[in-house]
RNA sequence: AGAGCCCGUCGGACGGUCGCUGCGUGUUGCUGCCGCAACACGUGGAGGAAAGUCCGGACUCCACAGGGCAGGAUGCUGGAUAACUUCCAGGCGGGGCAACCCGACGGAAAGUGCCACAGAGAACAGACCGCCCCAGCCAUCGGCUUCGCCGACGGCCGGCAAGGGUGAAACGGUGGUGUAAGAGACCACCAGCGUCACCGGCAACGGUGACGGCUGGCAAACCCCAUCCGGAGCAAGGCCAAGCAGAGACCCGGUCGCCCGCCGCAUGGUCUCGGGUAGGCCGCACGAGCGUCCCGGUGACGGGCCGCCCAGAUGGAUGACCGUCACCUGCCGGAAACGGCAGGACACAGAAUCCGGCUUACAGACGGGCUCGAAAC
RNA sequence: GCCGGGGUAGCUCAGACGGUAGAGCAGCUCACUCGUAAUGAGCAGGUCGUCGGUUCAAGUCCGAUCCCCGGCUCCA
Numbered sequence: 001a002g003a004g005c006c007c008g009u010c011g012g013a014c015g016g017u018c019g020c021u022g023c024g025u026g027u028u029g030c031u032g033c034c035g036c037a038a039c040a041c042g043u044g045g046a047g048g049a050a051a052g053u054c055c056g057g058a059c060u061c062c063a064c065a066g067g068g069c070a071g072g073a074u075g076c077u078g079g080a081u082a083a084c085u086u087c088c089a090g091g092c093g094g095g096g097c098a099a100c101c102c103g104a105c106g107g108a109a110a111g112u113g114c115c116a117c118a119g120a121g122a123a124c125a126g127a128c129c130g131c132c133c134c135a136g137c138c139a140u141c142g143g144c145u146u147c148g149c150c151g152a153c154g155g156c157c158g159g160c161a162a163g164g165g166u167g168a169a170a171c172g173g174u175g176g177u178g179u180a181a182g183a184g185a186c187c188a189c190c191a192g193c194g195u196c197a198c199c200g201g202c203a204a205c206g207g208u209g210a211c212g213g214c215u216g217g218c219a220a221a222c223c224c225c226a227u228c229c230g231g232a233g234c235a236a237g238g239c240c241a242a243g244c245a246g247a248g249a250c251c252c253g254g255u256c257g258c259c260c261g262c263c264g265c266a267u268g269g270u271c272u273c274g275g276g277u278a279g280g281c282c283g284c285a286c287g288a289g290c291g292u293c294c295c296g297g298u299g300a301c302g303g304g305c306c307g308c309c310c311a312g313a314u315g316g317a318u319g320a321c322c323g324u325c326a327c328c329u330g331c332c333g334g335a336a337a338c339g340g341c342a343g344g345a346c347a348c349a350g351a352a353u354c355c356g357g358c359u360u361a362c363a364g365a366c367g368g369g370c371u372c373g374a375a376a377c
Numbered sequence: 378g379c380c381g382g383g384g385u386a387g388c389u390c391a392g393a394c395g396g397u398a399g400a401g402c403a404g405c406u407c408a409c410u411c412g413u414a415a416u417g418a419g420c421a422g423g424u425c426g427u428c429g430g431u432u433c434a435a436g437u438c439c440g441a442u443c444c445c446c447g448g449c450u451c452c453a
Base pairs, nucleotide, nucleotide: 002372003371004370005369006368007367008366009365010364012325013324014323015322016321017320018319020045021044022043023042024041025040026039027038028037029036030035047348051359052358054357055356056355057354058353059233060232061231062230066260067259068258069257071229072228073227074226075225076090077089078088079087080086091105092103093102094101095100106224107223111222112221113218114217115216128164129163130160131159132158136156137155138154140152141151142150143149144148172190173189174188175187176186177185191215192214193212194211195210196209197208198207199206200205237282238281239280240279246273247272248271249270250269251268252264253263254262275452276451289308290307291306293304294303295302296301327344328343329342330341331340332339333338378449379448380447381446382445383444384443387402388401389400390399396433404420405419406418407417408416426442427441428440429439430438
């Protein structure tokens, strides 16, 4: 210097001018001390994904949520966590020379079902070509020791599944024994599966040995097994203010369905038509919070000391311009470091109850660790 | 913001139970007619929104993503 793999950090910096918004303080105005408005000063003001809304929780209401069916989700093992379809470690399988990466990875020997077309046959299978002539029947030819026997060839019936062919897949593979020809029919070895025993491991699983001829796939088909799940969502929900006009239909309601139970209940509930309002406050910003260090653990993570306060809009703030530096490209000078000039670009995207994840989008910059192998020295 | 539904021919929709995708209208050709329409016969037209996975096989099953549509405020 090349080709790669993994982890992490950042996602322009500083200054000036003008502007938006939360909070605090002050002044002025309105007013009856609350409060509201304007101005000034101080201070805070997007992200790694704020996104998709795909999972999981917190929170709120409905019985602080109960039993059964139905339905849904998850699916190797152990651990982490508030919880998870997340994360960590390990096992197994697949890919890569390797670093490393990927995996919806329970059960097909509980049952049901499916396997189109092609093909003879597609799942306790089947015979198109083929192979065979042992038993039986028929025909032809040849030979002979001629009421028959032997041999060759062919057909029917029959036997077979080695080979060909079809297919995504043809009922394990190789070699042998056997036979008329053959076949796990039998034997040896190999691959897989199951059962048992021993050893290692918490376990998944791995190793060794013996036995059993047990040997297609699909569960992102129904299903079985194990575990988990009540429903709705901050437009949840609560409070205040203003204003109006009720009428009709149906009926028990408790947030998909069915049964039970419990609670509430006719001043009740649902729907339709009509009327009013288009306001404010809480929820709502101190939290499974962030940072340094120490300890435990392989790790996810947990514990402890100290320090910090870090957006809260509601038609929705977080911006615009200029300068300098930094970045990129080109040219010039230079041995190089670098200097000068000109030009350019700054991605993806933007909080809206909050948090933990996943997934997707992303110009570019930086740091650390590791693998491979050529040439040159 | 939160929650649902959908994307298949030019248009409107089936197919959703894996087996190779149709119907109506529109289009084109022919016949009928003096000609047109109607009618009859025939034909063409499909990345099943996109990407990936499961499977021998995907419009259908699963995941991701893009786009479109709808519902949900307060008082009585």
This is a predicted complex of two RNAs, RNase P RNA and transfer RNA, with 453 nucleotides together.